[in-house]
The RNA shown here (small-subunit ribosomal RNA) has 1466 nucleotides and comes from an uncultured bacterium. RNAcentral holds the sequence, with entries from ENA.
RNA sequence: AUUGAACGCUGGCGGCAUGCCUGACACAUGCAAGUCGAACGGCAGCAUAGAGAGCUUGCUCUCUGAUGGCGAGUGGCGGACGGGUGAGUAAUACGUAGGAAUCUGCCUUGUAGAGGGGGACAACUCGAGGAAACUCGAGCUAAUACCGCAUGUGCUCUACGGAGUAAAGGAGGGGACCCUUAGGGGCCUUUCACUACAGGAUGAGCCUACGCCCGAUUAGUUUGUUGGUGGGGUAAAAGCCUACCAAGGCGACGAUCGGUAGCUGGUCUGAGAGGAUGAUCAGCCACACUGGGACUGAGACACGGCCCAGACUCCUACGGGAGGCAGCAGUGGGGAAUAUUGGACAAUGGGCGCAAGCCUGAUCCAGCAAUGCCGCGUGUGUGAAGAAGGCCUGCGGGUUGUAAAGCACUUUCAAGAGAGAAGAAAUGGUGCACGUUAAUAACGUGUACAGUUGACAUUAACUCUAGAAGAAGCACCGGCUAACUCUGUGCCAGCAGCCGCGGUAAUACAGAGGGUGCGAGCGUUAAUCGGAAUUACUGGGCGUAAAGGGUACGUAGGUGGAAGACUAAGUUUUGUGUGAAAGCCCCGGGCUUAACCUGGGACCUGCAUAGGAUACUGGUCAUCUAGAGUAUGGUAGAGGGAAGUGGAAUUUCCGGUGUAGCGGUGAAAUGCGUAGAUAUCGGAAGGAACACCAGUGGCGAAGGCGGCUUCCUGGACUAAUACUGACACUGAAGUACGAAAGCGUGGGUAGCGAACAGGAUUAGAUACCCUGGUAGUCCACGCCGUAAACGAUGAGAACUAGAUGUUGGAUGCAUUAAAGCAUUUAGUAUCGAAGCUAACGCGUUAAGUUCUCCGCCUGGGGAGUACGGCCGCAAGGCUAAAACUCAAAGGAAUUGACGGGGGCCCGCACAAGCGGUGGAGCAUGUGGUUUAAUUCGAUGCAACGCGAAGAACCUUACCUACCCUUGACAUCCUGCGAAUCUUACAGAGAUGUGAGAGUGCCUUCGGGAAUGCAGAGACAGGUGCUGCAUGGCUGUCGUCAGCUCGUGUCGUGAGAUGUUGGGUUAAGUCCCGUAACGAGCGCAACCCCUAUCCUUAGUUGCCAACACGUAAUGGUGGGAACUCUAAGGAGACUGCCGGUGAUAAACCGGAGGAAGGUGGGGACGACGUCAAGUCAUCAUGGCCCUUAUGGGUAGGGCUACACACGUGCUACAAUGGACAGUACAAAGGGAAGCAAAGCGGCGACGUGGAGCGGAUCUCAAAAAGCUGUUCGUAGUCCGGAUUGGAGUCUGCAACUCGACUCCAUGAAGUUGGAAUCGCUAGUAAUCGCGAAUCAGAAUGUCGCGGUGAAUACGUUCUCGGGCCUUGUACACACCGCCCGUCACACCAUGGGAGUGGGUUGUACCAGAAGUGGGUAGACUAGCCUUCGGGAGGUCGCUUACCACGGUAUGGUUCAUGACUGGGGUG
Repeated sequence: AUUGAACGCUGGCGGCAUGCCUGACACAUGCAAGUCGAACGGCAGCAUAGAGAGCUUGCUCUCUGAUGGCGAGUGGCGGACGGGUGAGUAAUACGUAGGAAUCUGCCUUGUAGAGGGGGACAACUCGAGGAAACUCGAGCUAAUACCGCAUGUGCUCUACGGAGUAAAGGAGGGGACCCUUAGGGGCCUUUCACUACAGGAUGAGCCUACGCCCGAUUAGUUUGUUGGUGGGGUAAAAGCCUACCAAGGCGACGAUCGGUAGCUGGUCUGAGAGGAUGAUCAGCCACACUGGGACUGAGACACGGCCCAGACUCCUACGGGAGGCAGCAGUGGGGAAUAUUGGACAAUGGGCGCAAGCCUGAUCCAGCAAUGCCGCGUGUGUGAAGAAGGCCUGCGGGUUGUAAAGCACUUUCAAGAGAGAAGAAAUGGUGCACGUUAAUAACGUGUACAGUUGACAUUAACUCUAGAAGAAGCACCGGCUAACUCUGUGCCAGCAGCCGCGGUAAUACAGAGGGUGCGAGCGUUAAUCGGAAUUACUGGGCGUAAAGGGUACGUAGGUGGAAGACUAAGUUUUGUGUGAAAGCCCCGGGCUUAACCUGGGACCUGCAUAGGAUACUGGUCAUCUAGAGUAUGGUAGAGGGAAGUGGAAUUUCCGGUGUAGCGGUGAAAUGCGUAGAUAUCGGAAGGAACACCAGUGGCGAAGGCGGCUUCCUGGACUAAUACUGACACUGAAGUACGAAAGCGUGGGUAGCGAACAGGAUUAGAUACCCUGGUAGUCCACGCCGUAAACGAUGAGAACUAGAUGUUGGAUGCAUUAAAGCAUUUAGUAUCGAAGCUAACGCGUUAAGUUCUCCGCCUGGGGAGUACGGCCGCAAGGCUAAAACUCAAAGGAAUUGACGGGGGCCCGCACAAGCGGUGGAGCAUGUGGUUUAAUUCGAUGCAACGCGAAGAACCUUACCUACCCUUGACAUCCUGCGAAUCUUACAGAGAUGUGAGAGUGCCUUCGGGAAUGCAGAGACAGGUGCUGCAUGGCUGUCGUCAGCUCGUGUCGUGAGAUGUUGGGUUAAGUCCCGUAACGAGCGCAACCCCUAUCCUUAGUUGCCAACACGUAAUGGUGGGAACUCUAAGGAGACUGCCGGUGAUAAACCGGAGGAAGGUGGGGACGACGUCAAGUCAUCAUGGCCCUUAUGGGUAGGGCUACACACGUGCUACAAUGGACAGUACAAAGGGAAGCAAAGCGGCGACGUGGAGCGGAUCUCAAAAAGCUGUUCGUAGUCCGGAUUGGAGUCUGCAACUCGACUCCAUGAAGUUGGAAUCGCUAGUAAUCGCGAAUCAGAAUGUCGCGGUGAAUACGUUCUCGGGCCUUGUACACACCGCCCGUCACACCAUGGGAGUGGGUUGUACCAGAAGUGGGUAGACUAGCCUUCGGGAGGUCGCUUACCACGGUAUGGUUCAUGACUGGGGUG
């Protein structure tokens, strides 16, 4: 784009079309083929006329074929047309173009005729049978029915003499003449019929060529088959039939067989070529319940005819009969689905008839259906308060929307009323003229006049009436694809053409508002073509995406070198015929327009035929040498086959020497060995393979070929001549060769070595490793016929830059020779231009540009499988599907990520060390469990002494109980009262009920601010949910060195380059190089602390010198030097020297320096990753609760405890414990605070209260250390848990549940398995001190100083990271992807003992009706007869053919089948 459509929702009108696509299933009922009385005998019924009878005087009955007419019958014409359907048919079809051996009613032209006779049979009458259908017998009768005779223009046959062969009358009119039964007839004439023949037209039959679907998993087929002769037969040619003879015919250009199918003009689509299709209309064919058959006829083997068989239905008196909607309506059924049991012959056409006319479900109309195409309408203008309502909202508004309302108009269509075309031409009648005729009859033709004929039809078109009145839906709105928001839902419900939406903010589901598209329709489904160059003729491909046959030879076929002549098949040109009409296209015309109808033209690309042309192709003839080949001389070679032969090595055997192991592996063991191995020497045997040479070297078609010699043999290359003269290329079939493995027969067997055995390894190990070892490997002969048989690249030919290496020749130059150089040729290999390619890559050895031929491909899986066939001994090979299933499978390249890939490098990463954890007890956190609750969060590193810098109440979010409901808190409104404080009672308290004190501030005197209480509602409130809706903050990779951009360049593109490379660095730090040049975020630096110095300042800090004073003390006067304090500066920059490096960057060493190569430490964290963490810090969208999920109070819980884990503390002791003495810090805190001295207490602490908002006072004692004493390796003078008792302190309160003190008790634990953590220097380890939080409560956290090590060879390994590179089937990125079995469910399919259908072959039986043949039986009007009969015919019988049916046995196909095989999906 389209449809004979269907379904869903909706539906105003008209025009024109169309309407069982399925069961060629079955059919009730009605109709669809009759007509002619001008062929005939007649006359049942009707009408008219006449006559008669009955009488109820206008009715009934009877008679008369007399008249109009006419049932039934005889006869003629028509029922072969028209109408339906598409079952069958792949060719007896159809289409196109031709042909000759034919027929043809009615029609038409012409010629000739139509004389004279005869005998029957229906109807009818009578009789009989039967339920019926119908039938039988006897008798009568007519014809345009039937039969002889005559004639024979002609026609047919012929032996050329001859023979055979027709006919019918009817109707109308009529002047003479004749006859008459007095009706009429003869006769004449007209017309319609009739006969014979010859033409025409129309129709039909037959033949030929070409075209005409799929399957080769259908390859051979055919016996009347192919041809001939004789005969028969037909309208006609012919094996059409028959007898005989011959052995042909068809087929790879697809016979035969199977499947499917009516064919065509056309229709739909497409730019076309094509593809699909064959409704309506038109041409042809076939069929008429199924099968067979003939009859009649001009025509049939006959839709509404006959006979037979079969199935089915109906009637029946059971004896027998009837029927055929694939005609029009209609019914049932089937189906997703397709109409009225309508009107009329008015028109067009058909049959019959002289005609009138009759018949006509053909046809014309109407009805039903939005089934399609076309047209029209459902109003028009104005109208902003931008109404109301709806929806959305950022709450301002926006949108629906000029839309509505309102105002002003119009009236198509529909409704009602009126009037009203065209379709109608005639036929017939009357008049006139002409023809015919004897004729003014009749008849025919023409013309004139009057009149008649309409189903549709309540027609079309027109006029009038009233009123916006009666008339809009459907689909869609994520992208493709025009159109967006809200609500509901929450991977549910659902959507979906593809991609895909939906798991709580869905433009994708559902609803709504809005929008978009089309519009009396709109969507969906189905189907066809297009897009699809996705079967590629136009117009594709095959190195890696699917695809080159394993290789060669070669048949058919296809293709083919140069010049010439002829021919004219292909080719080309012109003419002629045909190519039906309709349709398509163009130009006109008619319906108001269009659809539609109609006139003309063009087209129909084709086929046939006639004439011309001859370039090219083909054919024939005669030539040529450039292709191809032959001859001659040379060359290289693992080319092939056969025979012989050689050495090294392995193994075995024999002998010698010799002794305890050998062998083997990652390590071992099995194995061998004291019966003497391995090792070594000598000898022998046997088999297999041929080191070095050896090479991207050689040869071969490929597979493949390797010691040496001989024989036989194929090919290639090369040089120069001679010869043949296109002999060529390719190659379906076919044939040959064809690695390894395997198979058969017979040999052989040293080594190796499937299977197998043993030993190891392992979770297992039917493997990898080891020890053995059989087939096999080897030979001969024969099979197999496959490989990643690969260059994943078919063969041949031509053309198109080069460079380099190498092998075999030839020529030239040069040379003593070898080597060398140049040219050329045949191979082989690397790079590369143009070009090609999706890219990779290819590139004279093409994957470039062309030609010829062959093979092959058409999404993945199923599957190179099943079935069938062929081959094979088998294994198996070749050929080769489908169902079903998926939306991909695949190629090349890119960026990442990953690798038990590679290279370089780094890090307490390993290693080297030191100290821990893991074992014990306790502390603390977590899991789990428990509980009314044990609130919540954090969960690998990166949760677990985490949020929590501190849960007895509070905190607190949890539980129980009791209370409050505008609320504990915020804003607004109203009323009353200052606020506030003290106090009594009840209660666990919140709370409630009372008592008392108290009356403030500002004021313009109205009131106001603040505060309390009460009330109403807006609202508050929520540690309720979602960290996967979020902001902010944080962790982590990681303080790792990276992450990017602009412009340019390269690439089809993703992308690349820069950022890679060479060095160097802690560093993408810097240098150099460089199609890149620059830049940004990171690194570094800038900031803070610390180490040195200087300057300034000098109290509360300091005290060197001076002075005073004390038992002593910077205590005091003073000092400003030092320490220190805290401000500002200096200093370090690879700056200097040497070396290395590339004259660079930089590195190494050194000097100087307090400090040296970022001096040490901190803050600082790129682009990003982890939907990392946090809605319980805070903020926040959405959702949820609202006398509760909010608020208050008391008590409890967060502190539980079979257990598991993390982080710590204390230990296990002598480098120690205990006791005594004694020395030295830093950094901090302090007013609801730190607290001194003194006194009391064993002690915690109490008392006390000087001093201090602090360089002044205080916490405050530093501890390890040092000195001395003791303990002596023990569960201890270690260790301190636990428990008992007694206390202290804080606090409203230490029961659940605090810390501390004293006395007593004295557990586990004797250095910790697998595993694992921290640390590289003022670090680890060890020692103490302080602070935050805090009433109290640290073994935690954050700080501070004291003492103060060991080790680092190094980067193989572990972990993590960076850069480059490589592979990748990964991209959620290796925690990836993914294979197979097994289990379960479903689906299709193969095999399968079989079973049941369809179809078909062969053989046989059978044989209805019918036709042909035969006939001895029966019967017999016309003609003949010698009267006996005959000719002829009918029936019967018989025979040939044959439908149905049957038997046997095959083929093929479909369905089904216990069980079974694999496959697909989940």